[in-house]
Context: one part of a larger RNA
RNA sequence: CUGGGCGUAAAGAGUUGCGUAGGCGGUUUGUUAAGUGAAUAGUGAAAUCUGGUGGCUCAACCAUACAGGCUAUUAUUCAAACUGGCAAACUCGAGAGUGGUAGAGGUCACUGGAAUUUCUUGUGUAGGAGUGAAAUCCGUAGAUAUAAGAAGGAACACCGAUGGCGUAGGCAGGUGACUGGACCAUUUCUGACGCUAAGGCACGAAAGCGUGGGGAGCGAACCGGAUUAGAUACCCGGGUAGUCCACGCCGUAAACGAUGGAUACUGGCUGUUGGAGGUAUCGACCCCUUCAGUAGCAAAGCUAACGCGUUAAGUAUCCCGCCUGUGGAGUACGGUCGCAAGACUAAAACAU
Numbered sequence: 001c002u003g004g005g006c007g008u009a010a011a012g013a014g015u016u017g018c019g020u021a022g023g024c025g026g027u028u029u030g031u032u033a034a035g036u037g038a039a040u041a042g043u044g045a046a047a048u049c050u051g052g053u054g055g056c057u058c059a060a061c062c063a064u065a066c067a068g069g070c071u072a073u074u075a076u077u078c079a080a081a082c083u084g085g086c087a088a089a090c091u092c093g094a095g096a097g098u099g100g101u102a103g104a105g106g107u108c109a110c111u112g113g114a115a116u117u118u119c120u121u122g123u124g125u126a127g128g129a130g131u132g133a134a135a136u137c138c139g140u141a142g143a144u145a146u147a148a149g150a151a152g153g154a155a156c157a158c159c160g161a162u163g164g165c166g167u168a169g170g171c172a173g174g175u176g177a178c179u180g181g182a183c184c185a186u187u188u189c190u191g192a193c194g195c196u197a198a199g200g201c202a203c204g205a206a207a208g209c210g211u212g213g214g215g216a217g218c219g220a221a222c223c224g225g226a227u228u229a230g231a232u233a234c235c236c237g238g239g240u241a242g243u244c245c246a247c248g249c250c251g252u253a254a255a256c257g258a259u260g261g262a263u264a265c266u267g268g269c270u271g272u273u274g275g276a277g278g279u280a281u282c283g284a285c286c287c288c289u290u291c292a293g294u295a296g297c298a299a300a301g302c303u304a305a306c307g308c309g310u311u312a313a314g315u316a317u318c319c320c321g322c323c324u325g326u327g328g329a330g331u332a333c334g335g336u337c338g339c340a341a342g343a344c345u346a347a348a349a350c351a352u
Base pairs, nucleotide, nucleotide: 004323005322006321007306008305012320014203015202017201018200022196023195024194026090027089028088029087030086031085032084034083035082036079037078038077039076040075041074042073043072049068050067051066052064053063054062055061093193094190095189096188097186098185099184100183101182105179106178107177108176109175110174111173112156117151118150119149120148121147122146123145127138128137164171165170208249209248210247211246212245213244217243218242222238223237224236225235260319261318262317263316264315265314268297269296270295271294272293273292274291275290276289277288278287301308302307325352326351327350334345335344336343337342
C1' cells in the first nucleotide's frame, strides 16, 4: 500500500456544540475540455520479462542490433456520456418568515412547607440509644418522651411515569426576570447557501486543588467499642477534610445504547408523549389518517452466537476517528498543559 474490521472478541475520540483546511455533494440547459476515451507521432538506455533460434550431454544458466512488451510520458487532432470549471435557471436538500404547542433546557433573584440537628422555656422521671448479642456513648448537673418558641444549613415527599427537556455531562418545591433549542401547520421568501470534519475553539459527572465564606445532616482520614487466631474491615458510638455558595483551576469515568455523524431505501403489530387533519358529538371522550419523539414484540435480512430488526447491528453512498496476539504498558523517555494531584501524546528491550 492492498485487504479485513470496530454492541459483547483489539477497536467509535466524553460531547461534536461552533467550525478552518481537506474530502464529498440535488435538478435542468448551454459552453469548456482539466480529469476521461480514441487515433497518430516521438521518447520509453542496458540488464530483466515474453516468443523464436543457438551454446554448455539436459536443465538451471548463457548468447542473440531476431521479434514483441515495458501498463509511463510528451505533442497534435478528434469525442463530450460522466466528474470538474464557467454562465444561466429551478425547488424537493438547507435556511428564513408567519401562526401555534409542549417541556425538571439554561442563568439570576425572591420565596414555601415537612423533616433532621442545636438552643431556650414548661410538663415529667429513670432510663435512653444501639446490636446477632453486647459494649463504647448520652442521662439525677434531669436525658429519652411530650408541648411551645427560636436559630441555621441542606434536600425538595405526594404528583412521578421503560413521562419530558438538553449536543453530551446533566436537569425536579413555588414565583418572577432574562435566555437557548425542538416540534407541528402554512408553502410566503432566499435559491444548493449542503454533509463530514484533521488541527483549533467551547462545554464537560464525581473526586481533587487555590482564595474567601458557610457548615444542619451525612461522612474518607482518625479515635474509641465489638467481632476475630488476627481485623489496619464488615457491625456500633463519635468525628476532620469534604459534601453547600462565589470566583478560578483540573479535564478524567462502566463519560454506556460499551453502538461516530449525515442522507436514502426496505413488511407489520402494540403502548406512550407533543402537534395537525378528518369523523363523531350540544361538547369532551372514542375512532381514522399523518408528522416528530420514546418504549415493547416481531417478517425479510444480518450476526460466531447472544441478539439487532424503519430509533438497524438490514441494503447502499459520503466524511471523520480508531484496531492489528498476550504480557511488558497506557508504562519509560521526550514534549505540551497543570499550583499540585496528574492529564494528553507514546515506545522498546525482553518473555511467551

This is a predicted structure of a 352-nucleotide part of an RNA (small-subunit ribosomal RNA, central domain) from an uncultured bacterium. The full RNA is in RNAcentral, with records from ENA, Greengenes and SILVA. The coordinates come from a structure-prediction model, not an experiment, and the mean pLDDT is 82.